[in-house]
RNA sequence: AGCCGAAUCCCGGGGAACCAAUGGAUCUCUGGGAGCGGGGGAACCAUUCGGGGCGAAGUGCCCCAGGGGCGAAUCAGGCCAACCGGCCAGUAGCGCAGCUCUUUCAGCGCGAGCCCGACAGCUAACUCCGUAGGCGCGAGAAAGAGGA
Numbered sequence: 001a002g003c004c005g006a007a008u009c010c011c012g013g014g015g016a017a018c019c020a021a022u023g024g025a026u027c028u029c030u031g032g033g034a035g036c037g038g039g040g041g042a043a044c045c046a047u048u049c050g051g052g053g054c055g056a057a058g059u060g061c062c063c064c065a066g067g068g069g070c071g072a073a074u075c076a077g078g079c080c081a082a083c084c085g086g087c088c089a090g091u092a093g094c095g096c097a098g099c100u101c102u103u104u105c106a107g108c109g110c111g112a113g114c115c116c117g118a119c120a121g122c123u124a125a126c127u128c129c130g131u132a133g134g135c136g137c138g139a140g141a142a143a144g145a146g147g148a
Stems, first nucleotide, its partner, number of pairs: 002135003008034009018024002035131006045121001050064005066119001067116004075090001077088004093110004099146007
């Protein structure tokens, strides 16, 4: 230069201090909007589930295992520990590569974490929430389309 990610842009108010001074720009706190992103939520459609106990049996009752969301981040195997957890090699999937997009080959990485709290399928109207954080000179080739 740029990259991952929804995480960008605009407007108002309070305070601080600076200057070329009735305006400008910086920092900080707090509101609103646009854009982008996510959750809940009809009809129609879909779904109708495991184990144990009580009871003569059915219905039923009780207990356990739950279930769900953001995200690419799932799934299964081996070793150590044998409480938490740590390590190895894979895998669904995801990202990068210098004008942009798509495809192919080769290459390099990721394959985490967090939240709800017994509860949520889809879902128009409606409604609620987020707009962070983290990296960074590491630059392969071919085809097609576009742009400069």
Molecule: c-di-AMP riboswitch aptamer (ydaO/yuaA leader)
Organism: soil metagenome